A computed fold for a 1486-nucleotide RNA from an uncultured prokaryote, annotated as small-subunit ribosomal RNA.
The RNAcentral record of the sequence draws on ENA.
The prediction has a mean pLDDT of 81.
Its Rfam family is "Bacterial small subunit ribosomal RNA".
[in-house]
RNA sequence: GAGUUUGAUCCUGGCUCAGGAUGAACGCUAGCGGGAGGCUUAAUACAUGCAAGUCGAACGGUAAGGUCAGCCUUUGGUUGAUACACGAGUGGCGCACGGGUGAGUAACGCGUACACAACUUACCCUUAAGCGGGGGAUACCCUUGGGAAACUGAGACUAAUACCCCAUAAUAUUGGUUUAUUAAGAUGGUAUACCAAUUAAAGCUCCGGCGCUUAAGGAUGGGUGUGCGUCCCAUUAGCUAGUUGGUGAGGUAACGGCUCACCAAGGCGACGAUGGGUAGGGGGCGUGAGAGCGUGGACCCCCACACUGGUACUGAGACACGGACCAGACUCCUACGGGAGGCAGCAGUGAGGAAUAUUGGUCAAUGGGCGCAAGCCUGAACCAGCCAUCCCGCGUGAAGGAAGACUGCCCUAUGGGUUGUAAACUUCUUUUAUGUACCAAGAAUGUGAGCUACGUGUAGCUUUUUGACGGUAGUACAUGAAUAAGCAUCGGCUAACUCCGUGCCAGCAGCCGCGGUAAUACGGAGGAUGCGAGCGUUAUCCGGAUUCAUUGGGUUUAAAGGGUGUGUAAGGCGGCUUAUUAAGUCAGUGGUGAAAUCCUGCGGCUCAACCGUAGAACUGCCAUUGAUACUGAUAAGCUUGAAUAUAGUUGAGGUAGGGCGGAAUAUGUAAUGUGGCGGUGAAAUGCUUAGAUAUUACAUAGAACACCGAUUGCGAAGGCAGCUUACUAAGCUAUAACUGACGCUGAGGCACGAAAGCGUGGGUAUCGAACAGGAUUUAGAUACCCCUGCUACUCCACGCUGUAAACGAUGAUCACUCGAUAUUGGUUUUCGGCCAGUGUCCAAUCGAAAGCGUUUAAUGAUUCACCUGGGGAGUACUCUCCCAAGAGGUGAAACUCAAAGGAAUUGACGGGGGCCCGCACAAGCGGUGGAGCAUGUGGUUUAAUUCGAUGAUACGCGAGGAACCUUACCAGGGUUUAAAUGUAGGACGACAGGUGUGGAAACACACUUUUCUUCGGACGGCCUACAAGGUGCUGCAUGGUUGUCGUCAGCUCGUGCCGUGAGGUGUCGGGUUAAGUCCCAUAACGAGCGCAACCCCUACUUCUAGUUGCCAGCGGAUAAUGCCGGGGACUCUAGAGGAACUGCCAGCGUAAGCUGAGAGGAAGGUGGGGAUGACGUCAAAUCAUCACGGCCCUUACAUCCUGGGCUACACACGUGCUACAAUGGUAGAGACAAUGAGCAGCCAACCGGCGACGGUGAGCUAAUCUUCAAACUCUAUCUCAGUUCGGAUCGGAGUCUGCAACUCGACUCCGUGAAGCUGGAAUCGCUAGUAAUCGCGCAUCAGCCAUGGCGCGGUGAAUACGUUCCCGGGCCUUGUACACACCGCCCGUCAAGCCAUGGAAGCUGGGGGCGCCUGAAGUCGGUCACCGAAAGGAGCUGCCUAGGGCGAAACUAGUAACUGGGGCUAAGUCGUAACAAGGUAGCCGU
Repeated sequence: GAGUUUGAUCCUGGCUCAGGAUGAACGCUAGCGGGAGGCUUAAUACAUGCAAGUCGAACGGUAAGGUCAGCCUUUGGUUGAUACACGAGUGGCGCACGGGUGAGUAACGCGUACACAACUUACCCUUAAGCGGGGGAUACCCUUGGGAAACUGAGACUAAUACCCCAUAAUAUUGGUUUAUUAAGAUGGUAUACCAAUUAAAGCUCCGGCGCUUAAGGAUGGGUGUGCGUCCCAUUAGCUAGUUGGUGAGGUAACGGCUCACCAAGGCGACGAUGGGUAGGGGGCGUGAGAGCGUGGACCCCCACACUGGUACUGAGACACGGACCAGACUCCUACGGGAGGCAGCAGUGAGGAAUAUUGGUCAAUGGGCGCAAGCCUGAACCAGCCAUCCCGCGUGAAGGAAGACUGCCCUAUGGGUUGUAAACUUCUUUUAUGUACCAAGAAUGUGAGCUACGUGUAGCUUUUUGACGGUAGUACAUGAAUAAGCAUCGGCUAACUCCGUGCCAGCAGCCGCGGUAAUACGGAGGAUGCGAGCGUUAUCCGGAUUCAUUGGGUUUAAAGGGUGUGUAAGGCGGCUUAUUAAGUCAGUGGUGAAAUCCUGCGGCUCAACCGUAGAACUGCCAUUGAUACUGAUAAGCUUGAAUAUAGUUGAGGUAGGGCGGAAUAUGUAAUGUGGCGGUGAAAUGCUUAGAUAUUACAUAGAACACCGAUUGCGAAGGCAGCUUACUAAGCUAUAACUGACGCUGAGGCACGAAAGCGUGGGUAUCGAACAGGAUUUAGAUACCCCUGCUACUCCACGCUGUAAACGAUGAUCACUCGAUAUUGGUUUUCGGCCAGUGUCCAAUCGAAAGCGUUUAAUGAUUCACCUGGGGAGUACUCUCCCAAGAGGUGAAACUCAAAGGAAUUGACGGGGGCCCGCACAAGCGGUGGAGCAUGUGGUUUAAUUCGAUGAUACGCGAGGAACCUUACCAGGGUUUAAAUGUAGGACGACAGGUGUGGAAACACACUUUUCUUCGGACGGCCUACAAGGUGCUGCAUGGUUGUCGUCAGCUCGUGCCGUGAGGUGUCGGGUUAAGUCCCAUAACGAGCGCAACCCCUACUUCUAGUUGCCAGCGGAUAAUGCCGGGGACUCUAGAGGAACUGCCAGCGUAAGCUGAGAGGAAGGUGGGGAUGACGUCAAAUCAUCACGGCCCUUACAUCCUGGGCUACACACGUGCUACAAUGGUAGAGACAAUGAGCAGCCAACCGGCGACGGUGAGCUAAUCUUCAAACUCUAUCUCAGUUCGGAUCGGAGUCUGCAACUCGACUCCGUGAAGCUGGAAUCGCUAGUAAUCGCGCAUCAGCCAUGGCGCGGUGAAUACGUUCCCGGGCCUUGUACACACCGCCCGUCAAGCCAUGGAAGCUGGGGGCGCCUGAAGUCGGUCACCGAAAGGAGCUGCCUAGGGCGAAACUAGUAACUGGGGCUAAGUCGUAACAAGGUAGCCGU
């Protein structure tokens, strides 16, 4: 820096990623070289070899070998010698270095700086002195004994630079005496003089020396002490008996309780003792801008260790890796008696593990040991081998080359794109590779030889010889592009995209997340990107993370202010002036800060890595000199901070104080009085004729104090309210009298601390958890609400508890920074004063925002407390407090999630609020729901009952016509190209039709009839080829169309402004409207889609025009009729106009506009009706109208035919029709429409039939012909009944359509005459030419199941107070834990699975401490009858101790029957606690 909480936003906050690194490992892959590195695990066990020897110039000597000589039995043997050499041995030096490892150790272990006046140092250097005499042993060898071996006993001989004695000796040691001097400094040091005592020695030799002894000094190495620094846990708070100190002694190289005796009672610790856990430390290394954080592998320094534990010996040095002794464990040998061993040296082996190499070469170089030296030894070291483990370098070719080749892959596919200049092909180069040849540096010394100087040796010179690596590095030549590329990734972060397969499967995944049929996220492919002999993954560390914040964070609401005060010479911080000091601070100088590393310059390998060299740096520590502003310390002073005094004043401040008061309530007594009272949404329990309730009077009791009273006051907080008194605390103001910094904060500590609760004792009127009863609600109601009763409690006294959402969710104190306004107290009250409080609003600032804003959340200072993702969890365990409760204090982890959260925004929602509208309610009228029937749906049934539509927004819907057809469904039987069109080719003259046979038909078969022509052909079907078809799936892939919210008034944009931003403003507010309609106001000004208007019909009228329409006047004709001539007046028709706009008047209003049976007008405030449906919502409907992506079928899911089915029927629902009758039925008579339709049609008229209808037949392709309107009116009848209502059902007979009315048509006539007497809960429509009622027409159509749909006209009402309520909608506002948006979210128990964890009788381990017993080796001490002249030794013994045994307790770990809660897990159970007033406001404590 990025991703990730949200619909979006800002913030807080965690998680995750990109970078670097590694002693790494794993997967895939692999050409070369250089430089590094290589058991991180089992400090596990080790076979085998090697890793420390050397000196003959210390010694006695001669086992092997060489040389010389002699002899002999002559590839040889033997004897002697050897100034060749040397086994074993004595002796010296070394073995304490070098090499390994990190177990232990939290320590003076390490680092750093000092100190030793408290020490030592072999070999080396310097200086001084010395080296005289003597003695006794002993190994080897020899003899002999034991033993399997390891090893060992005895006897005898012998040497030394082995051992002992004597002498000499001091600057040594010890004791004593004297003087001087020195220092910051005690014990002291230094210098000087003197006395006494004690202690040394070794030889060899080439004669040069090398050694030896003593003393002093140096150098080097070591020892010891001290300051400072050095991990985690306080859920480890007290530890300590040689402990702390003193005196004395012992011991040590040396100081010291190091050890011992005695004395004292100290010492350490909150600045973290003690205990527990973990760990070698440092230079450095990784990372980081740095500060830091992590780390300590290689290299260097220090420490520790060497199978485990203990011990000492030797030595200059060890308590000793390749030495000793003892104990233990383990392994091996054994003759069973006893012995041997220690790879954490180099190789190597087993084991463990994800994992780490050769049983290599050489001492050539460097270094070490011994030696005079030659030299010997050296798994130190130098080299080589293995390993891409890391770093660095090189290569796998370079240039040209477009027909942009072929293949592959992709696409919008006649063609393009990409692979790709890539290849082929041409030319060039030769690093590398292969072959051949040449061939280093690393070599300096030393030795041998010679020469020179001084002389038998040393120094120098010349020469000779010495290389493991290695015939290696390097160089030259030759050959020839020849020998050499992979890995990961491609959804975002993050560079890189398509196709196929798969279908919440298989799988991926670092986080977010992909996958449920179109996956750039899985798998494969093509392509691309990144890096490249490597690339990825995993693990770990730093970074990003300012996410522990010193640099550099926070705490009102996100995690976080302690409930409040007081206060410690705890600690931190602290007013003004002067002086001194110089601890902090600052500066200079000196020392140190090892080397390597890092950085810079230069240099060497062809470059680089790497290496060399020089510088810088090492930010530190110590010492010293100086400065003195600030801080500190000391001293003196000051008054402004603070406290005090005096005066005044304020208040519900307090009390383990007292007294008093009235109202109310309850109870009791008495009285009046009678049937109820009481209580609720409604009731009941309860009380009451034994007299309640109500009313009156009196008495008693306890608790609380109306009005005043407030946005008031007081108090540290909790909290405090009748009046009064006593005691007491505090604040404020004034004075500036007194003290003179006495101050602030405050870890622990102490005190106070609502309510509830606990203990003891009182008190108890009311109220009242729990409990009981009643009732309501409910599916339940163990609740809420309500009623009746009532215990604890509430009250008092004394104790305890110590918590609250103990809140201003805001610690205390000080300083400082605009204002307005209200209020309390004081004031020497004027002054828009001053001081101290309490509130509100605001500037700047701050803040994520909300907000805060002199009462700060601003700006600074001091100090305390607290926070570090959510859950687990304020839980478990521990400790502590408590009488108990304890949800008191302290306070985790495993596990789990990628969020949890704050503020604000837009929506949606609310059993939130306000305003408004709608046949939404109300007011009315008529229905539905009951009956019968029609029709659709569900269900059921069926071979099939095709499919779709399903709350509103499906259900007389798609369907505006299912007997066949339709038809998609079922059964059965066929076909495989049926149909259309086009192209090409071919043959034919037909095809078609007719007839017959089979068949249910389709179909199959047979017979038969049969073109035109201008001869080019036309026409027709047939055959072949190509292009089919699907009402199969997906409406959740789609287009188009449609429903609904809703004809609701909304939905947006540009610019500006506001806001960090989402977003807001505009569009809100006041009015008004049917309307976001308009007006006013206004940080908005405008605009768009909607509204309205423009369009059509209708209502009035003018003009024009009159045919098929009309007929007033004129004429003609008829039985009669606009029938005819005519006419345009009227009606009407159909074209163009007019007309209505709140225009006029009155009132109200700023205006918009509203009101008015106003005027006028046919019409009046949108005149009525229609068309018209904004942004969007419902993944709404439709793949079966149509179109279309994808998928599926292809002798079938295509297609043809017959029959059946879609019409089934216990039942349920929707929509309708007809009724139940008298506002009616029936019969007769009579009147008035409009829209339409019509030639395979409408059909006049006439005839037949009771009728449906049939027959004959005019007119009409229509303002011409056809089509009775009915309700209504009049008359008659019926007279309230299952009827002269009602017509279902059934029987019979017919008519019509049609191939065909059985399933399954309509109609007619005759007969039959069911249910039904106005319909429960509930529910629907309608506000005027509307409802209601009456008929007419049309589409579809052969006919029709039409009572449906769409239209037409006739007759023609009632009611609307109003907006409380129901439903739906609009605007504003409010709350929200919702955003898939309340059909939301979400809690707990139970049930199931998995996971980690607490408790737990018990069981098993571990480390440590304590007590007792035992006690090896060994030091020290004692003793000593044995050895020795002695010193001393053997022996015996005492103390101590490793180890072992026993015991009691504590701690800790594992495990465990059983048990507790917790977490996680698409669709389990029960309820619905929270979020809205969440339907009982929620939450906190008890």